[in-house]
RNA sequence: GCCUCUAUAGCUCAGUGGUAGAGUGUUUGCCUCGUAAGCAAAAGGUCGAGGGUUCAAGUCCCUCUAGAGGCU
Numbered sequence: 001g002c003c004u005c006u007a008u009a010g011c012u013c014a015g016u017g018g019u020a021g022a023g024u025g026u027u028u029g030c031c032u033c034g035u036a037a038g039c040a041a042a043a044g045g046u047c048g049a050g051g052g053u054u055c056a057a058g059u060c061c062c063u064c065u066a067g068a069g070g071c072u
Base pairs, nucleotide, nucleotide: 001071002070003069004068005067006066007065010024011023012022013021018055026042027041028040029039030038048064049063050062051061052060
């Protein structure tokens, strides 16, 4: 220098162009003599940044940033 992949909740990750989800963690409640476990609920996201296409973009296109891998 070129190519490929990754970026979504505190963490690990799903998500086929049509309301952003799961596990785990956190908080509260229930249960218990008490704790753990279990059960229920809640909070927590400008979906890496900017732009484009579209009635509509986490998703498609372009550029940039960061990380990982490969080639020379």
Molecule: transfer RNA
Organism: archaeon